[in-house]
Order: sequence, then C1' cells, then structure tokens
RNA sequence: AAAGCAGUCCAGGUGGUCGCGUGGGGCUAUUGCCCCAUGAGGAAAGUCCGAACUCCACAGGGCAGGACGCUCCGUAACGCGGAGGAGGGGCGACCCUACGGAAAGUGUCACAGAAAAUACACGGCCGAUGGUCCGUCCGGCAACAGCCGGCCGGAUACAGGCAAAGGUGAAAUGGUGAGGUAAGAGCUCACCUUUCCGGCAGAGAUGUCGGGAGUACGAUAAACCCCGUCCGGAGCAAGACCAAAUAUGUUUCGCCUAUCCGGCGACAGCCGGGUAGCAGGGUUGCCCGUCCUGUAUCUUCCUUUCGGAGGAUGGCGAAAUGGGUAGGUUGCUUGACCCUGUCAGCAAUGACAGGGCUAGAUAAAUGACCACCUCUCCGGCUUUUGCCGGAAAGACAGAAUUCGGCUUAUCGGACUGCUUUGGAU
Repeated sequence: AAAGCAGUCCAGGUGGUCGCGUGGGGCUAUUGCCCCAUGAGGAAAGUCCGAACUCCACAGGGCAGGACGCUCCGUAACGCGGAGGAGGGGCGACCCUACGGAAAGUGUCACAGAAAAUACACGGCCGAUGGUCCGUCCGGCAACAGCCGGCCGGAUACAGGCAAAGGUGAAAUGGUGAGGUAAGAGCUCACCUUUCCGGCAGAGAUGUCGGGAGUACGAUAAACCCCGUCCGGAGCAAGACCAAAUAUGUUUCGCCUAUCCGGCGACAGCCGGGUAGCAGGGUUGCCCGUCCUGUAUCUUCCUUUCGGAGGAUGGCGAAAUGGGUAGGUUGCUUGACCCUGUCAGCAAUGACAGGGCUAGAUAAAUGACCACCUCUCCGGCUUUUGCCGGAAAGACAGAAUUCGGCUUAUCGGACUGCUUUGGAU
C1' cells in the first nucleotide's frame, strides 16, 4: 500500500421565525395567554417465536396435534444468546450445520449397470479338480488295423473356481502394501479403518494412549416412524367502570326423575342435607375425572289398582332471527427500564453502589421555512494539495399495551482488533 475477516458506534449540527401533542407552574369569571420540561427507529417493519398483563369452572389425567433434538452455561422464558465438541469449507483471520435413533417396522435409491442390500456376473481371469482331444513311454489283449489301463507333457473354459484388476453409477460386501493361491479373496500379516475392554484428561459432549477381535447385509428420517424434553386457549379491538337507548322482542329444542337421612307436625304436609340419573357449563379437537347450575308449581282426561297421557306458568340452559347502543373514563406507560463505575465470570450474563424519568396520540401530534457549517453526489479548473458552481440531508422508512429475540429492507460515515500478499527500513 492492496485485498479480506470479525465487532462496536452514529443516522446530521448551530442559530432564528412560525405551528403542533403531553405533563407541570403562573395569570384569567370564562374563552384564553405566558413560562418550563419533554416528544417517532436501527429496524418503529414482518406478526415469526417467547413472555409480562387481562379474561375464561379445572393453568387435573389421557389421546390427537405441534415444537425442539451434540455438551454445558445464561435468561422471566424461548425455536434465543454464550462457550465448547464433532463434521464440513477456506492459504488464513474465520464461517456453516434441521448435529438423538437405520439391529422396532414401513418406504425410496431415476437413468446407467450383471447386480442397488444377501443384491442370479456383462466382458473377463484361472488348466489345481472332473470331462474332451493329441503326443512320447510302459504294460496287457490282438495275425493286422486297433482297443484298454497307467505315468508324464500339451491343448481346450464344457462342468467348475473367482469377485482381485476393467466397465456402469452419487453410491457396488472397507482402504494401501506384502505374502499366499491354479487364479483370487482378511485367506494370512503390517499400517489405517470398524468395534469392544481398560488407563489418563475433562463438569460433559469428546480427546488421547494401550490391549483384544478379521472387523463392513450400503445410503436415506427438513421420508413415514421410534425415543427423549416441552406445550390450556384467546388476546389491549384483552379487560374494568359509568352513562344512554331498545322490543325484560319472536320462534324452536333439551331437562325438571328415583331414592335415603334428619328436624317440626296428630295427619296432610313443610324445611334442610346426601346419593344416583338426566340436561348444560373450557375463547384448538376428542375422552375421562373433579367442580358448578337446574332438578318446581297449578290443572284436565283415562285407569280396578300400581299408574299413564296432555296443557299452562316458572327455573336452568342451547340454537336461530330481529331491534337498540356503538358515547365517555380507564387499561396507558416507573419498566424482567436506561446511563456510569466496581467486582465475579473466557463470554453470554449476574451482583452491588451512584445517577436519570426520556411520547402516550385516538382520524391519530412529534412539523415547515431561512442562514451557516458538515457528510454525500454531479460538473468545471488544477501536476498535486485544493478552488468554484449546483443539488440538497439525499437510503430503508412513522410509535398505538409493554418487553427479550429472530427474520427482512437499507444511502452512507467513523473506530477497534486480526489474516494474507507486495514493498521499504
């Protein structure tokens, strides 16, 4: 000097003139006026996770469903953060990982290839064994031709042996080397790998060392699945309070059973409690259990009796439809908050001390203009340093209950540490 890697911070400044929101103070009968403080982000976006908070009989059990998945730590919690391990990428600083299980089961592996999980050898290699053929020699039979048997040699891949080299493919019964074999193969050995046992280090995932075993019927689970851990739902338009208005509307449906105990009473009956049954009740679904609510009154007809069939009112519910209101206050900003320092910790983070109060709108305020400075961009001049002119804060973008994260968009600027290359000293 160039090219990179990781991280932190900023998101214009000063002055003036007007205009807004909230809070506080002063003046004013009221309207209103003045002063002070303060007022939209690094993502306010997405609504993807987790919570605080609010409401809902159960935040009880089970099934379904969903999420996460190496180890440890952090946190209110998390699917987040930190530090490590393993695997992979990069010369490196560093970066990535949907990282439990394939011997519980099911599924898939196109095309090519002989063959894709016990998976039939395409083309090949092998003359050890059997078969076939030829030859020398020996023996037997035979008049000859020739036949049979044996040893040795040669040929032949028919039977047989092989999966090492070649081919196909992302992947073909672990790799390299040596020996051995007819030719081969963990067949044998050495070094690796795989797996088991043990020592050491570590909180652990793991690492390392030693020993044993010839040790591999593959890959794939962001395929179904199995295992482990976790998960109630809805959401500030949650909810609470006040006021007002309407038709305490209409229709349909469900339950209103049985029995026990106690008290009062002469009886009839009345009151209270329990059990069972029935109906209903969770702001994902289903089941079970617990809990809560209701389980009445009058009347007509029939029946030998026990009892049966209705009607009306009422209670507890469910569904549909119709009408009124949709106004105000609150929730609403003091927080798992922010800043500084010290201590602990590799760090995330935590503890302590001191300091601070920094939007709370509700058709939705936080703005507009001017001047100068600064950053950036464009044009001209200039060897360079720089000078002149113009644009004009110029990207992404605007709080709506709050907070911790993640993801996405983005004009630029400043700083810190580290790596590689080139040069000089």